The RNA shown here (small-subunit ribosomal RNA) has 1506 nucleotides and comes from an uncultured bacterium. The coordinates come from a structure-prediction model, not an experiment, and the mean pLDDT is 84. Its Rfam family is "Bacterial small subunit ribosomal RNA".

RNA sequence: AGAGUUUGAUCCUGGCUCAGAACGAACGCUGGCGGCGUGGCUAAGGCAUGCAAGUCGAACGAGGUGUGUGGAAGGUAACGGAAGCACAUUUAGUGGCGAACGGGUGAGGAAUAGAUAGGUAACGUACCCCGGACACAGGAAUAGCGGCGGGACUUCGGUCCCUUUGCGAAAGUGCCGGUAAUACCUGAUGACAUCAUUGGAUCGCAUGGUCCGGUGAUCAAAGGUCCGCAGGUCUGGGAGCGGCCUAUCGCCUAUCAGCUUGUUGGUGGGGUAACGGCCUACCAAGGCUUCGACAGGUACCAGGCGUGAGAGCGCGAUCUGGCACAUCGGGACUGAGACACUGCCCGGACAUCUACGGAUGGCUGCAGCAACGAAUAUUCCGCAAUGGGCGAAAGCCUGACGGAGCGACGCCGCGUGUAGGAUGAAGCACUUCGGUGUGUAAACUACUGUCAGGGGUUAGGAAGAAAGUGACCAACCCCAAAGGAAGCCUCGGCUAACUCCGUGCCAGCAGCCGCGGUAAUACGGAGGAGGCAAGCGUUGUUCGGAAUUACUGGGCUUAAAGCGUGCGUAGGCGGUUUAGUCAGUCGGAUGUGAAAGCCCAGGGCUCAACCUUGGAAUUGCAUUCGAUACUGCUUGACUAGAGUAUGGUAGAGGGAAGUGGAAUUUCCGGUGUAGCGGUGAAAUGCGUAGAUAUCGGAAGGAACACCAGUGGCGAAGGCGACUUCCUGGGCCAAUACUGACGCUGAGGUGCGAAAGCGUGGGGAGCAAACAGGAUUAGAUACCCUGGUAGUCCACGCCGUAAACGAUGCGCACUAGGUAUCAGCGCCUCUGACGGGGUUGGUGCCGCAGCGAAAGCAUUAAGUGCGCCGCCUGGGGAGUACGGCCGCAAGGCUAAAACUCAAAGGAAUUGACGGGGGCUCACACAAGCGGUGGAGCAUGUGGAUUAAUUCGAAGCAACGCGAAGAACCUUACCUGGGUUUGACAUGCUAGGAUGCACCCGUGAAAGCGGGCUAUGCUGCUCUCUGAGUGAAACUAGCACAGGUGCUGCAUGGCUGUCGUCAGCUCGUGCCGUGAGGUGUCCGGUUAAGUCCGGUAACGAGCGCAACCCCUAUCACUAGUUGCCAUCACUUCGGGUGGGCACUCUAGCGAGACUGCCAGCGACAAGCUGGAGGAAGGUGGGGAUGACGUCAAGUCAUCAUGGCCCUUAUACCCUGGGCCACACACAUGCUACAAUGGCGGAUACAACGGGUCGCGAACUCGAAAGGGGGAGCUAAUCCUAUCAAAGUCCGUCUCAGUUCGGAUUGUAGGCUGAAACUCGCCUACAUGAAGCUGGAAUCGCUAGUAAUCGUGGAUCAGCCAUGCCGCGGUGAAUACGUUCCCGGGCCUUGCACACACCGCCCGUCACACCACGAAAGUCGGUUCUACCCGAAAUGGCUGGGCUAACCUUCGGGAGGCAGGUCCCUAAGGUAGGGCUGGUAAUUGGGGUGAAGUCGUAACAAGGUAACC
Repeated sequence: AGAGUUUGAUCCUGGCUCAGAACGAACGCUGGCGGCGUGGCUAAGGCAUGCAAGUCGAACGAGGUGUGUGGAAGGUAACGGAAGCACAUUUAGUGGCGAACGGGUGAGGAAUAGAUAGGUAACGUACCCCGGACACAGGAAUAGCGGCGGGACUUCGGUCCCUUUGCGAAAGUGCCGGUAAUACCUGAUGACAUCAUUGGAUCGCAUGGUCCGGUGAUCAAAGGUCCGCAGGUCUGGGAGCGGCCUAUCGCCUAUCAGCUUGUUGGUGGGGUAACGGCCUACCAAGGCUUCGACAGGUACCAGGCGUGAGAGCGCGAUCUGGCACAUCGGGACUGAGACACUGCCCGGACAUCUACGGAUGGCUGCAGCAACGAAUAUUCCGCAAUGGGCGAAAGCCUGACGGAGCGACGCCGCGUGUAGGAUGAAGCACUUCGGUGUGUAAACUACUGUCAGGGGUUAGGAAGAAAGUGACCAACCCCAAAGGAAGCCUCGGCUAACUCCGUGCCAGCAGCCGCGGUAAUACGGAGGAGGCAAGCGUUGUUCGGAAUUACUGGGCUUAAAGCGUGCGUAGGCGGUUUAGUCAGUCGGAUGUGAAAGCCCAGGGCUCAACCUUGGAAUUGCAUUCGAUACUGCUUGACUAGAGUAUGGUAGAGGGAAGUGGAAUUUCCGGUGUAGCGGUGAAAUGCGUAGAUAUCGGAAGGAACACCAGUGGCGAAGGCGACUUCCUGGGCCAAUACUGACGCUGAGGUGCGAAAGCGUGGGGAGCAAACAGGAUUAGAUACCCUGGUAGUCCACGCCGUAAACGAUGCGCACUAGGUAUCAGCGCCUCUGACGGGGUUGGUGCCGCAGCGAAAGCAUUAAGUGCGCCGCCUGGGGAGUACGGCCGCAAGGCUAAAACUCAAAGGAAUUGACGGGGGCUCACACAAGCGGUGGAGCAUGUGGAUUAAUUCGAAGCAACGCGAAGAACCUUACCUGGGUUUGACAUGCUAGGAUGCACCCGUGAAAGCGGGCUAUGCUGCUCUCUGAGUGAAACUAGCACAGGUGCUGCAUGGCUGUCGUCAGCUCGUGCCGUGAGGUGUCCGGUUAAGUCCGGUAACGAGCGCAACCCCUAUCACUAGUUGCCAUCACUUCGGGUGGGCACUCUAGCGAGACUGCCAGCGACAAGCUGGAGGAAGGUGGGGAUGACGUCAAGUCAUCAUGGCCCUUAUACCCUGGGCCACACACAUGCUACAAUGGCGGAUACAACGGGUCGCGAACUCGAAAGGGGGAGCUAAUCCUAUCAAAGUCCGUCUCAGUUCGGAUUGUAGGCUGAAACUCGCCUACAUGAAGCUGGAAUCGCUAGUAAUCGUGGAUCAGCCAUGCCGCGGUGAAUACGUUCCCGGGCCUUGCACACACCGCCCGUCACACCACGAAAGUCGGUUCUACCCGAAAUGGCUGGGCUAACCUUCGGGAGGCAGGUCCCUAAGGUAGGGCUGGUAAUUGGGGUGAAGUCGUAACAAGGUAACC
């Protein structure tokens, strides 16, 4: 610091996602040790049990116990030991202090809280410190303590017995008696206290404060003790701690806009420690609020913590400060302090005990329990330390605290060994089978001893005299033994790390993009690798990245975003200058900004985490002193902004009234006759009752042709005949005046196209709805005929538009050029005019600059300033709910759930268009001949079959693979067989044979057997033999084999666009880039062929040429070819001879727009001509660019992977590939007279031939047979080489002398074999068919058409096919509008799998969230009323009453009771807000290959959209 993801690619906008850090975490797998931290985030829901606040005997009386002393009663004595006294100890009570601290929690609370800075002249303060002054004399009670019952007896005094003995189950509590105090009360004394009054001084900030005096009034006390002390009272001060007040700051919602009656203020009174509506009575009517009142939601606040470069954003665990709360609600008491966590009273809920009458309780203290939950610990030890309470102290208490325990929850540290060790072991994995990896890793050898374990020794925590005191922890030494100690995640990209197997859109993965449909580095396993490590991953949350809310630091023409447009309030901003002030601003100083934390520098634990010392920082606030440029404020002036006045000027600017002509329609009348009208074509419609047409007249309404113009005016909407009246604004010129009066503008308010609404008019034309006619598959449309609202007027609403320049308003600055509108000067000279200047407006082009680009560019989208509005991914949605407006339609404001990973802008390259331009092609047209109809042949589909093997599928499959299916071929089927195999290589063993040959069986294959008589079989040696051993055989092992699958794993080959003219590269240049340029433009060409222009210059693959055939000639050569001349001749180039010619086959020439003329840019070239065998590529062929179609082929071949292995391999027999209702394709033959038949007769070329072609001759009617010359071929044969042609004859328009299918018979040939299933011949038979519907094919010259002929394959042939050859030999092309296809340029695009594209809406089905809804159930809040506990306060006849007073009667005071005010909870009624749920209902979203249409994207087939 960035990255992935929208596209074919690009740039931009924009969202989503990732990498980082963090956590009070949880979950999964795993887990050795230690240190330091940390641990109920959920139910402020409920709690069993124990503990968490006591202490003081030096305040007090009393009791118990112990010790000592003492010694009574009794007893002869021993003995017994009472009372008393003393000491120690203990404690229920009175009393004092504490219990308001410490500890917990965060419910409530948006201010009565918190932070920061101040104020208190408006206050309090127990314990502590310093100072001053005192402590005299009395009194009355009350706890503790004792008693209380029942029965019997009694001399009424009491006695005895029973018995926990007032009441009560308990909690608790009553009556009587009596007692102490540092408890309580009274009196005295008392000032530097308080109050009243009064004199003076001084200060301040308004009330006022402080100090020094006088007089008067009022208020105190407590004793204890070991004699050291420690207490008591009043008072002043201090410290610390509190109360109250003020300012500033810190959450969301305006779909909360108005709130408030103790409310705001005053006066009197009350109350408080204290100010105050804090409370009360009266008076006034105020107070708060867009700088956000009120309402709703949420939330403890801060130091800080996390993150971040920072600014910020998020959080408020642990630690610290503050606040609040203590089961929920209310209340006061005590006290220095509370309205009190482990106090009191009352109400509610809950829980417990109960004898049913009543009682009791409050873990949000420490542990602990159940519940909740994803989830959070021990019912531990100790007061040794620190701190707290009490005490004079010892000490006691202390779940504060110090420690330990549990949890990898976090941070930090350590270990799980170290060194050597190659045969690179085994195993495992991969493999191209050679090897490679794991890997020095292990084994093995040597060594070490951290941690854990065992044993031993000794500090420190323990402190400012010494001693004592340890809950818990450490360090050091020794011992043993490599022994006890490694996992988790990941490996497609982002993102470090790759292979095999399994699976086969299944199972599964996934943070985003996305993987998986038979070769998955993405799923699962394995091997290996990468990362981190006692942890590793996942999930959740926060910040970051995100400049994705932009203060730092964003935008608004087209991506989201300028209000439709003015006026204007608040607010914000504001020209030049003088003086003052110092609020903002800047600087210094002081105070504060707690500690901890962060940072820096030291120090201490072996290091670190952690702890500790100091510093810095704490960006803030306050006070004070200064500075005065700028801003503000006050003040004076100015004229450049703004405005006013004067004179001109243009204009569809607005409003009202009037007037006009043309046209449409209707009506009246005339003329006139059969149609008119309308369309792509029609029809509906109108018309013989007289239309249309035409002439004249009349009526009525609406709109104003030409002028008319990127002309004018207006803020915008908008404004168009003419005249008059009223009226707004602009511009120009020159002067005068005012003196900043200005700009913008939240709310507010005016105007605001069309449509629409209301009332009343009007209504010619046009025309939603509607009707009819067409079109169509349908046509609720487009087209046509009609036609009502409406369009028009008046008045009133509506308030929206793609209300657009998709561009807010104002001011200033920043090159120009050109045109035009409206003014005003100048020059020239006028006939129009022209030139030049300036101001304002409207356009175009263009520089800098800007912009993602397109583009904008003095009329900015440039550079700045001021102000306003608006935006923050797409969809849901400009929708729902709420509010406001409206008569309604609807408008304004304006969400969420849910869902997607995109949605989008500009530009690029293609493809496409029922876009355009240019252009080519047998593409059309012009012609000739066909196909489609018939019969047959062949191929295909289909159906059939045991099998009808397989492939090819629009063009570019279908006489295609197949240039030859009777067996074979053959891959298919049936049946019979074989298993190292029909075929290849190697190894082991056998035995020396084996093969040929023969026999049996069988359909054959095969299986079984025979024979060594005969034929064949290498090498060596010591040669009648021995050894070895090739081939072959048998058995076995490796392996063979597969026309089995995948052409979508492939190579190779091929088809096609297309022989179309294209496809690219280097360098340069342009562009942010994709990319462009070059390759474009003007010409030209068959051609990206060439020329010219040109930021391009060159080049490559294609084109052309080079190659082959053919057309002309020359040369060379002359047999097997030829024969002009010569000779011979059987008359045949047959022979001699010749090679001249033809020809053959080699090598050359020739044609290049070279020449001429015209056209053209003087070019390229085109047109015509000459010459020439040939003329503009002479004709034909070969040759096929980059690429497209996952085109075709795994069955030519090759080949990865998969599959079969007594079978999916191999052999054989027979069958099938030839079947047949039918459909299609390609052909053949015909339908006839341009013909058929018969006879005669002429002229080719290319080829082929020895397992062959096969002559003569001969037989046969023929097919063919016999025959065998010649020929390995310019020689012989095929082959007389042809047919159409020509000549003659016949047929005479008919299903024929056309046509030949079909069938019968008889033959022939090939072949083991013609049944399924061959060809040929002859005779006989003689079908359909009389030129072929829609549609469709080929061909532009030696072509079409027509005629025959050769070859490959091949025994033969189903060949009418295919590939060649020659013979005869046309017609037509005006031309490029149209159909198909192609090329180039351009245009549009929402397409890029590229129009066979994309894509919209209803309906149907499933799921999801949301709205409405009769209702229903909650929460919260308000209003009115009812009831009203406890408690404070007020009043109180009567009742009760220790201290004081008293005249002794009583009084003062107090208590209980009663009553009043207030009031918690509760109740009744009615509202507001909010949430849950609901029959039904509404739209929305998503979903696999559903239904219907085709709306949009191209002119999307009616341009689209608002």